[in-house]
Molecule: transfer RNA
Organism: bacterium
């Protein structure tokens, strides 16, 4: 400099146009003389801008970042 992939709660991950979900973790309440455990409830997220579309996480382009090959 160019081909390719990947980007979602704090963490690792689903989620093939129409409500964003899971486990752990984090906070509250129950339970214990107290801790752990274990039930219950709760905050919190789609890397950025712009374009399709009635509607975008999703699909299209560029920009960041991150890995990977090639020069």
């Nucleotide at each position: 400099g160019g081909g390719c992939c990947u980007g979602u709660g704090g963490u690792u991950c689903a989620g093939u146009g129409g409500c964003a979900g899971a486990a752990c973790a984090c906070g509250g309440c129950a339970u214990u003389c107290g801790c752990a455990u274990u039930g219950c409830c709760g905050g919190g997220a789609c890397g950025g801008c712009a374009g399709u579309u009635c509607g975008a996480u999703u699909c299209u382009g560029c920009c960041c970042a991150g890995g990977u090959c090639c020069a």